[in-house]
RNA sequence: AGAGUUUGAUCAUGGCUCAGAGCGAACGCUAGCGGCAAGCUUAACACAUGCAAGUCGAGCGCGAACGAACCUUCGGGUUCAAGUAGAGCGGCGGACGGGUGAGUAACGCGUGGAUAACGUACCUUUUGGUGGAGGAUAACCCAGGGAAACUUGGGCUAAUACUGCAUAUGGCCUACGGGUCAAAGGCUUCGGCCGCCAGGAGAUCGGUCCGCGUCCCAUUAUUUAGUCCUAGUUGGUGGGGUAAUGGCCUACCAAGGGUACGAUGGGUAGCUGGUUUGAGAGGACGAUCAGCCACACUGGAACUGAGACACGGUCCAGACUCCUACGGGAGGCAGCAGUGGGGAAUCUUGCGCAAUGGACGAAAGUCUGACGCAGCCAUGCCGCGUGUGUGAUGAAGGCCCUAGGGUUGUAAAGCACUGUCGGGGGGGAAGAAGAUCUGACGGUACCCCCCAAGAAAGCACCGGCCAACUCCGUGCCAGCAGCCGCGGUAAUACGGAGGGUGCAAGCGUUGCUCGGAAUCACUGGGCGUAAAGCGAACGCAGGCGGAUUGUUAAGUCGGUUGUGAAAGCCCGGGGCUCAACCCCGGAACUGCAUCCGAAACUGGCAGUCUUGAGUUCGGGAGAGGUAAGCGGAAUUCCUGGAGUAGAGGUGAAAUUCGUAGAUAUCAGGAGGAACACCCGUGGCGAAAGCGGCUUACUGGCCCGAUACUGACGCUCAUGUUCGAAAGCGUGGGGAGCAAACAGGAUUAGAUACCCUGGUAGUCCACGCCGUAAACGAUGAAUGCUAGCUGCUGGGAAAAUUGUCUUUUCAGUGGCAAAGCUAACGCAUUAAGCAUUCCGCCUGGGGAGUACGGUCGCAAGACUAAAACUCAAAGGAAUUGACGGGGGCCCGCACAAGUGGUGGAGCAUGUGGUUUAAUUCGAUGCAACGCGAAGAACCUUACCCAGGCUUGACAUCCUCUGAACCUACCCGAAAGGGAAGGGUGCCUCCUCACGGAGGAACGGAGUGACAGGUGCUGCAUGGCUGUCGUCAGCUCGUGCCGUGAGGUGUUCGGUUAAGUCCGGCAACGAGCGCAACCCCUAUUGUCAGUUACCAGCAUUAAGUUGGGGACUCUGGCGAGACUGCCGGUGACAAACCGGAGGAAGGUGGGGACGACGUCAAGUCAUCAUGGCCCUUAUGUCUGGGGCUACACACGUGCUACAAUGGCACCUACAGAGGGCAGCGAGACCGCGAGGUGGAGCAAAUCCCAGAAAAGAUGUCUCAGUUCGGAUUGGAGUCUGCAACUCGACUCCAUGAAGCUGGAAUCACUAGUAAUCGCGGAUCAGCAUGCCGCGGUGAAUACGUUCCCGGGUCUUGUACACACCGCCCGUCACACCAUGGGAGUUGUCCGCGCCCGAAGCCGUGACCCCAACCUUAAGGGAGGGGAGCGUCUACGGUGAGGUCGGCGACUGGGGUGAAGUCAUAACAAGGUAACCGUA
Repeated sequence: AGAGUUUGAUCAUGGCUCAGAGCGAACGCUAGCGGCAAGCUUAACACAUGCAAGUCGAGCGCGAACGAACCUUCGGGUUCAAGUAGAGCGGCGGACGGGUGAGUAACGCGUGGAUAACGUACCUUUUGGUGGAGGAUAACCCAGGGAAACUUGGGCUAAUACUGCAUAUGGCCUACGGGUCAAAGGCUUCGGCCGCCAGGAGAUCGGUCCGCGUCCCAUUAUUUAGUCCUAGUUGGUGGGGUAAUGGCCUACCAAGGGUACGAUGGGUAGCUGGUUUGAGAGGACGAUCAGCCACACUGGAACUGAGACACGGUCCAGACUCCUACGGGAGGCAGCAGUGGGGAAUCUUGCGCAAUGGACGAAAGUCUGACGCAGCCAUGCCGCGUGUGUGAUGAAGGCCCUAGGGUUGUAAAGCACUGUCGGGGGGGAAGAAGAUCUGACGGUACCCCCCAAGAAAGCACCGGCCAACUCCGUGCCAGCAGCCGCGGUAAUACGGAGGGUGCAAGCGUUGCUCGGAAUCACUGGGCGUAAAGCGAACGCAGGCGGAUUGUUAAGUCGGUUGUGAAAGCCCGGGGCUCAACCCCGGAACUGCAUCCGAAACUGGCAGUCUUGAGUUCGGGAGAGGUAAGCGGAAUUCCUGGAGUAGAGGUGAAAUUCGUAGAUAUCAGGAGGAACACCCGUGGCGAAAGCGGCUUACUGGCCCGAUACUGACGCUCAUGUUCGAAAGCGUGGGGAGCAAACAGGAUUAGAUACCCUGGUAGUCCACGCCGUAAACGAUGAAUGCUAGCUGCUGGGAAAAUUGUCUUUUCAGUGGCAAAGCUAACGCAUUAAGCAUUCCGCCUGGGGAGUACGGUCGCAAGACUAAAACUCAAAGGAAUUGACGGGGGCCCGCACAAGUGGUGGAGCAUGUGGUUUAAUUCGAUGCAACGCGAAGAACCUUACCCAGGCUUGACAUCCUCUGAACCUACCCGAAAGGGAAGGGUGCCUCCUCACGGAGGAACGGAGUGACAGGUGCUGCAUGGCUGUCGUCAGCUCGUGCCGUGAGGUGUUCGGUUAAGUCCGGCAACGAGCGCAACCCCUAUUGUCAGUUACCAGCAUUAAGUUGGGGACUCUGGCGAGACUGCCGGUGACAAACCGGAGGAAGGUGGGGACGACGUCAAGUCAUCAUGGCCCUUAUGUCUGGGGCUACACACGUGCUACAAUGGCACCUACAGAGGGCAGCGAGACCGCGAGGUGGAGCAAAUCCCAGAAAAGAUGUCUCAGUUCGGAUUGGAGUCUGCAACUCGACUCCAUGAAGCUGGAAUCACUAGUAAUCGCGGAUCAGCAUGCCGCGGUGAAUACGUUCCCGGGUCUUGUACACACCGCCCGUCACACCAUGGGAGUUGUCCGCGCCCGAAGCCGUGACCCCAACCUUAAGGGAGGGGAGCGUCUACGGUGAGGUCGGCGACUGGGGUGAAGUCAUAACAAGGUAACCGUA
């Protein structure tokens, strides 16, 4: 510091997501040790048990029991222990310490001040005093009540308890005369010590007040006040109250006070130092530690006290729990442990007062769950370890493999070593102050010795982001996923494994916070088209504001002082072995306050000025506004004339009008609305908007000029006014047009588009509405920043015969520089450079919707969310593709022609059906006489049946036999059995017999393997089809663009052609085109057999001699190049015409197929990855099937006849093939063919007769002398075999069919049409296929239309690219949400009722020790009952507010393959869109 994700690609906008850091965490897997820290975030839920606040005998009076000694009347007593334990009176402390965060939006907290408006026990210091009296009371004793808690009466007693009196330095009060106020003793070593009273001062700690700061909602405000809040409310006076100010309280008086700088209300929340993140600014948070506040079961209240309205005090009410003898009582863990509950989740009912601190005490000391320690927990941070060195046959095993190897991997083993940690043993602290004594932790830390590598590694990830790759399994399943996205048979993305990467006693996941996010932008964003300028103006508050002088010092700047607690962060240093952690010092704490100073700028005050603004005078233009009047053209209607059959309307029609006289035409009249031409990127207006003419009234603007005012200005939240059309109300008006509506058409439908009618409305007056794509999609104002050229309105200058020329203001256009912009574009009328003010935006959808509020007669408008859902939505530009967009061009594409197909019969292929099987593939063009150039067996892959299992075929091994031939038996064959014949070739040993080995071949056996026309053409190679023989497709360098990309390749011509020429920021080049190749057309030359024959000879015959002329054959050449001429064209390319020529503008034909497209076709030609079968999906054999047949389609053949059929006669080819072959002559057969075998491996022989044509005859328009299907019979040939299922022949039979609906195909010249011939395959089988020649046309005006293609341009919401995209209703499922009769709760205020405890007031009744007086009592004074004000809880009534549930209902969202249509995107087939009905 960035990255992924919208697109085919690009730039920008914009959201979503990730990488980082953090946590009081939790969960999963795992776990060796130590140090330091942390540990109920939820139920301020309820709590068993124990402990957490006592202490003082040196304030006081009492005073046991047990024990010891002694005495004893045995009942007990005395003394000691001991004035002990214990309670009580009294004092101090229980207001600290500890817990929690419910409440609180507040002077609660933070910060800085004020207190001349206050208090302060204990402590320090200081002044003075401490005299003399009195009466009680608890404990205790006695007697009662009660279950208990507790309590009543009587009696005794003490004090540092209580009360007078005296004194008054002094304090307090004061009307300045005066009044008033104290005390306590105790201990002692006799030195004194500790106390007490009244004051002063200090310190400390508090109370109160004020400035500033402190979360969200205005859908919480009739918008500045009568309207919102407020009734003790705001202020005053008197009184009360407090330590103290004050409506703090009360009586009276006045009517104030708060609020848009946000009152009131609602929601949420303890605040801070700080923590965390961040570069910072900022954001989020407020555990542990520290400061403040609040609370203590809930609510209320006071008492005591220096201090409380009191966590472990009191009283009352309530809820809950417990005890009870039912009469009453007791309790409050948000102290430390602990329990239940809640929850994803948070510890021991531990030790000790040794240290620190606290209470009491003179002290010893006692108490202290504060605290110090220990325990549990990887919760976090930090540190250490799980060994170290060496060790290559790179071991074994695992995994992968191209089978060679690679990797795990120096890793292991092995060898040598070390001892952190662990275990055992020994020693052993500091923490203790303070001389002695005192340690919970703890026999701990630490040190020494010994033992042995011995006990110690996991977790996540490996498609991109993001470091890390292979195999197997799975097969849109199972699953993964933070985003993009993986998985449908070769998954680096799922699961496992091997390997790797990262971190490591942890690692991941989840949640939350900040960051990245400049994605709320102060630092630091935007608003023409991406989200975003209010429809427009006026204008209060507010914000901002010209020149100059003086002054002031609020802002601003500099300095001083105080404060900004400590801890934390940062820096330096130090202590634990290091670190975490801790200690010391410094800096910092950006703040607030105080005082002093400066005076430039802003502000205030005072003055001056004229340039901003305004006023005055003179001119000027204009559809600016309002009102009244007037005018002509046109439409319609009415009347009349004239006139006749149609008119009208459309793509075509019909509805409609018209013989009752329309339309067309003439004249007259009526009425309403709108104002042609002029009319113009012309004018005016703030915008909406404004258009005949005249008049009246009226607003603004511009130009020129003088004087005056003297900043009077700009903008503008709220507000006010204006505001197209539609719409609403009332009343008019109504010609034309025209929602709704009706009819006619169109259509699958047509609630539309088209047509005929037609009502609201459109018009006027008055009043509402307040919205538009109200747009320049561009707020207003001011200044500045190159130009060129129009138009409108004024002015100036000079000059002119005159429009003119130059220039200057104001307005309105076009082009364009700099600059800006994502680009498009904007560009002195800015979207440039700046300033001021206002409005608005923050992903898409939900939604401008719901709810609430305001406005409106209504329609509705304004304001304006959330749940939920998606990973995009959107902008500009690029390349394509597409368009029922445009331009240009081409093609048998259409047109013009010729002949067909579609109808018939048959052949053939396909679909379908059938079947045991009808093997498989090919399926729009580009499958269908296609693979198949030939299925009776074979082929053959299919079916049935019978066999084989290392196999029909290949290699290797062992044994054996040469191989091989063959009678016979079984069998359908395959195959099985089996007598016999046969012993070969090469090498070696051996005298020989014979033996051994080898090659080929056969048999048996074993296992590696063979085999598969089994699957996947969507894993592939190769080959092929198609667009298309269309003219295109690209590259290098340069240039342009942020970029995709463009340029070149576009443009003007031209061509069959990106062919060529010209031009041009392009210049060149490549693959294509063309040419080079083959055939053919002319010719020369060479050659002359098997071909040829002019002349000579010869024959039946080029038969033979001969010839080399001709034809022909086949080698080598020539020829054609727009070369020549004319015209057109740009002096080009080229085109048109012509000459010559066998051929003329690529002469004709062929081969040749660019980049690519179609996941096109083929795993069944072949090859091949993967998968599958292995006594079968392999292999052999017999038979069957591929030949089926209701039907449908394609491609053909033959026809329907006279341009013909038949009979007879007669002519002319080319190209091929031939030895298991072609097969002549001859003979036989009606014929297919047979017999026979001359010739020929072929320019020689054969196939081989060409046919149409021509000549003659016949048929005479008919289902025929057309047509030949079908069927019967008889045959021929091939072949092992023609039944299923061949071809051909003869005789007989003689079907459909008389030119073919919609539709559709081919062909532009030696072509179509027509005629025959040959060949491949092949034993046989051809209407198919591939070739060959014969005869031989018609037509093309032309490019509007159909189809296909090329190119340029345009639009696009398409890019799987129009067979695209995409909208809405309905149906189904799920989700959240609005309304909803009602129902059920929370909270809040108001009215009324009740009114506990308690303070205060009162207190005639009751009671009373201290003082006075008298001694009966009375007085002063005190206490109480009762009463009153206030008031908690409670009750009640009408409300408000926020929820829960809710039959039914509304829309919304989401959901692989539902229904209906086709609204939008192209002119989307009626241009689209906005507002309204």
This is a predicted structure of a 1477-nucleotide RNA (small-subunit ribosomal RNA) from an uncultured prokaryote. It matches the Rfam family "Bacterial small subunit ribosomal RNA". Clan: SSU clan.